[in-house]
Context: one part of a larger RNA
RNA sequence: AUGAACGCUAGCGGCGUGCCUAAUACAUGCAAGUCGAACGAGGAGGUUUGUAGCAAUACGGACCUCCUAGUGGCGAACGGGUGAGUAACGCGUUGGUGACCUGCCCCGAAGAGGGGGAUAACAGCUCGAAAGGGCUGCUAAUACCCCAUGUGGUCAGCCGGGUUAGAGGCUGGCUGACGAAAGGAGCAAUCCGCUUCGGGAGGGGCCUGCGUCCCAUCAGCUAGUUGGUAGGGUAACGGCCUACCAAGGCGACGACGGGUAGGGGGCCUGAGAGGGUGACCCCCCACAAUGGCACUGAAACACGGGCCAUACACCUACGGGUGGCAGCAGUAGGGAAUAUUGCACAAUGGGCGAAAGCCUGAUGCAGCAACGCCGCGUGCGCGAUGAAGGCCUUCGGGUCGUAAAGCGCUUUUCGGGGAGAUGAGGAAGGACAGUAUCCCCGGAAUAAGUCUCGGCUAACUACGUGCCAGCAGCCGCGGUAAAACGUAGGGGGCGAGCGUUAUCC
Repeated sequence: AUGAACGCUAGCGGCGUGCCUAAUACAUGCAAGUCGAACGAGGAGGUUUGUAGCAAUACGGACCUCCUAGUGGCGAACGGGUGAGUAACGCGUUGGUGACCUGCCCCGAAGAGGGGGAUAACAGCUCGAAAGGGCUGCUAAUACCCCAUGUGGUCAGCCGGGUUAGAGGCUGGCUGACGAAAGGAGCAAUCCGCUUCGGGAGGGGCCUGCGUCCCAUCAGCUAGUUGGUAGGGUAACGGCCUACCAAGGCGACGACGGGUAGGGGGCCUGAGAGGGUGACCCCCCACAAUGGCACUGAAACACGGGCCAUACACCUACGGGUGGCAGCAGUAGGGAAUAUUGCACAAUGGGCGAAAGCCUGAUGCAGCAACGCCGCGUGCGCGAUGAAGGCCUUCGGGUCGUAAAGCGCUUUUCGGGGAGAUGAGGAAGGACAGUAUCCCCGGAAUAAGUCUCGGCUAACUACGUGCCAGCAGCCGCGGUAAAACGUAGGGGGCGAGCGUUAUCC
């Protein structure tokens, strides 16, 4: 010094922290939705109106509001968790990318003409225990497809320019080829979107010098291996992949193998150098039952998406299905050991939306725990016949000790009553919270322990025990006067804590 645990003890508050073990298995609830101002449809309510009818009512039409399963868009790659794997360009730091990508956002330029076929929802029939399907028929779009246009873009050919280590980059011109779009709201103005391209911001991919634990009782390792040519693939370079060719490549400056381990900012210690460490918070990486794979997408090889295999668990009508808490709570198990199946979206932030708003176990709060740090209290003054009592005693006395009692005072805390926020940047709107805080009343009232006293090391006597019972960090104590065991009185240390154990310096 600690994410601690254990023993004894315990009044309060603030701020933090809280499965270090089984990356073991998980009941239950919640943790990612949103948009009706993209679209068709269905439903509910309201206003008005037509036909029939005396009316009730029945069948319609128009408009408005609300809700939603489905199509479509954006998000779901963020946020949250964990540390299994990884000794690696993983991380840190320095550069490179003339080898690259980038949805939403910002700036700029140009454009948005015409046409088409489907499909879910829905209806009917039908299979299945269920999960879930199949067939037929209808329909819309900012879903899908075709044609046109081409500022600019890409590619090819030709003619140049400057830069560079190097041209596949930049830049000027000509020719040719290719390929774009979507609408919605509003009375309107206009706004929100759409397409192509240039630039930016932020984000990312790849490469690279250096640094990055232990074992040499691991000394040789290597066949896509090392390089080349051609091709494929990628946003992009590359043996990344394939075919062919060559025979290379690495290694005592430690290859290869084995063990251990996420890395850093930091944190602990120390005068420093150094040593140790990587909880909480921040950055990066990796993982999501185990292993593999791709799809969608600007981005994933995707924790709460998909497929396959395996193990496990559950449902089953035995044909077949379903699941993945290393999200927040919670359960079992393991363990010396680690919390509530809480409240709220009020704030901050995020997703969607034109907005109202909806969602948000991120977050803000509350609950539990002396687990840590800090602060406060358990009273203050006076009070000697030095009371009683305990202990010791040389029996004179000494000591606990101004300590108590008693007298006076105060009320932090505590109890009762009342008022009551800031946090919400124009009004309203607060989970926390009737909380913090303030005022009044009451009464010393509600609040002290723990370890130790042989030396190290601060603090001594008596009795009991008799190498017994026991103590102990080391030296060592105990066998009849033990300051070392046990108890008592007294003393010392720290104090809502005090000791012990473990680990680091």